[in-house]
Molecule: Bacterial RNase P class A
Organism: Sedimentisphaerales bacterium
RNA sequence: AGAGUGGGUCGGGCGGUCGCCGGUCCGUCUUGGUGGGCCGGAGGAAAGUCCGAGCAGGACAGGGCACGGUGGUGGCUAACGGCCACCCGGGGCGACCCGCGGGAAAGUGCCACAGAAAAUACACAGCCGAUGUCCCUUCGGGGAACAGGCAAUGGUGAAAUGGUGCGGCAAGAGCGCACCGCGGCGACGGCGACGGCGCCGGCAGGGCAAACCCCACCGCCUGCAAGACCAAGCAGCCGGUUACUCGGCCCGAGGAUGAGCGGGUGAACUGCCCGUUCGACCGGCGGGUAGGUCGCUUGCCGAAAGGCAGAGCCGGUUGGCGACAACCGGUCAAGAUAAAUGGUCGCCGCCCGUCGUUCUCGACGGGAGACAGAACUCGGCUUACAGGCCCACUCUUUCA
Numbered sequence: 001a002g003a004g005u006g007g008g009u010c011g012g013g014c015g016g017u018c019g020c021c022g023g024u025c026c027g028u029c030u031u032g033g034u035g036g037g038c039c040g041g042a043g044g045a046a047a048g049u050c051c052g053a054g055c056a057g058g059a060c061a062g063g064g065c066a067c068g069g070u071g072g073u074g075g076c077u078a079a080c081g082g083c084c085a086c087c088c089g090g091g092g093c094g095a096c097c098c099g100c101g102g103g104a105a106a107g108u109g110c111c112a113c114a115g116a117a118a119a120u121a122c123a124c125a126g127c128c129g130a131u132g133u134c135c136c137u138u139c140g141g142g143g144a145a146c147a148g149g150c151a152a153u154g155g156u157g158a159a160a161u162g163g164u165g166c167g168g169c170a171a172g173a174g175c176g177c178a179c180c181g182c183g184g185c186g187a188c189g190g191c192g193a194c195g196g197c198g199c200c201g202g203c204a205g206g207g208c209a210a211a212c213c214c215c216a217c218c219g220c221c222u223g224c225a226a227g228a229c230c231a232a233g234c235a236g237c238c239g240g241u242u243a244c245u246c247g248g249c250c251c252g253a254g255g256a257u258g259a260g261c262g263g264g265u266g267a268a269c270u271g272c273c274c275g276u277u278c279g280a281c282c283g284g285c286g287g288g289u290a291g292g293u294c295g296c297u298u299g300c301c302g303a304a305a306g307g308c309a310g311a312g313c314c315g316g317u318u319g320g321c322g323a324c325a326a327c328c329g330g331u332c333a334a335g336a337u338a339a340a341u342g343g344u345c346g347c348c349g350c351c352c353g354u355c356g357u358u359c360u361c362g363a364c365g366g367g368a369g370a371c372a373g374a375a376c377u378c379g380g381c382u383u384a385c386a387g388g389c390c391c392a393c394u395c396u397u398u399c400a
Stems, first nucleotide, its partner, number of pairs: 001396010012348007020041010043371001047382002050380005055223004067219005072086005087101001088099004102214002107212002109208003124154002126150003131147003134143003162180006181203001182201005188195002227294004236285007248265005266278004298309004310332001312331008350367007
């Protein structure tokens, strides 16, 4: 210098001006509006809602079944299907990457097409035919005809009972041997997954468990539209009044109130009284709709200063290979509800072109700015993303 690998980080800055949401202080009036000052106001993914928790409601003695999830080993963590380190297998020259990585020798099931055969393996083409039979014979042998032997070669397939080589044989074959692979045992190293070593065994029942299933471990169900509180209207229930002499009750004028004035005081049984029922008015009750408040954006104690708590956030030190932990210091950071966090202008920054000056500056002109957007809160994963910046490492080439 070129080509890569892994990780981290930013994802515009400043100012003017016009607005929006929340809080607080002051003023103002119609007491919940309005005006002004100050403070706070989206993300690395706020997203998908896929896991794990907090929190809330329901269920629940304990145990088991069923159902669901996870699955190499050891750690981390509040927990996890997350993260770290390692092991094994696969890929890459390498940095490094990928793995849905327990059990197929408990049982059941499946293995399309092709193929002879897909599991109690099989024999299509083919090879042999030593042995026995048959045929021919010049008696030396020959034929491949039968019985039979074989699984090396060809062909099919994702997959056909381990691979290569030598020997062996009629032809073959772990039939024998060497190496590799595989299985078992032993001691050694490692916490462990596992590893290399030695000895033994000719080699065993091919694959699929993201088929049922078996083993180990984990798991109650539903989610902030959870849930708690307040509560119009309508409906329901309870009590009172429903008079007639006065009194009582309701309405109206007037009115500070009271007194006083005017009007009214229902219907059916029933002509009258009591009573019952319906209605009307007043008061109350429980549930609860619309609506509202809280949950809700740190919590608790305290008048305040402040203190305590938190898987909270930021920085540092120490320990650890690392995930992470301990300690110290600082800090508490939007809270809307049809949903605020924006628009516009200028300057700087970024990219491109031209010119000047000159080797990094200046002038002019033009351009780009992604993905997206809180809705109870955290820890993860996954997905989307214009354009940068930083760190570590690998390979190739060149120079010193």